[in-house]
Molecule: transfer RNA
Organism: Bryopsis hypnoides
RNA sequence: GGCCUAGUGGCUCAAUGGUAGAGCAUCCGACUCCAGAUCGGAAGGUUGCGCGUUCGAUUCGCGUCUGGGUCA
Numbered sequence: 001g002g003c004c005u006a007g008u009g010g011c012u013c014a015a016u017g018g019u020a021g022a023g024c025a026u027c028c029g030a031c032u033c034c035a036g037a038u039c040g041g042a043a044g045g046u047u048g049c050g051c052g053u054u055c056g057a058u059u060c061g062c063g064u065c066u067g068g069g070u071c072a
Base pairs, nucleotide, nucleotide: 001071002070003069004068005067006066007065010024011023012022013021018055026042027041028040029039030038048064049063050062051061052060
């Protein structure tokens, strides 16, 4: 340098064009003498960045940044 792949709450991952969900963690409540476990609830996301296509983009296209893989 070419090609492939990944980037989404604090962490691990879903969602393949139609208002982004789950588990763990955090906080509140119930239970308990207290705590843990369990149960209920809440908060937390400009979907790496920019531009474009579209009525509508996490999803499609181009560029760019970072990590991984592969070829030279």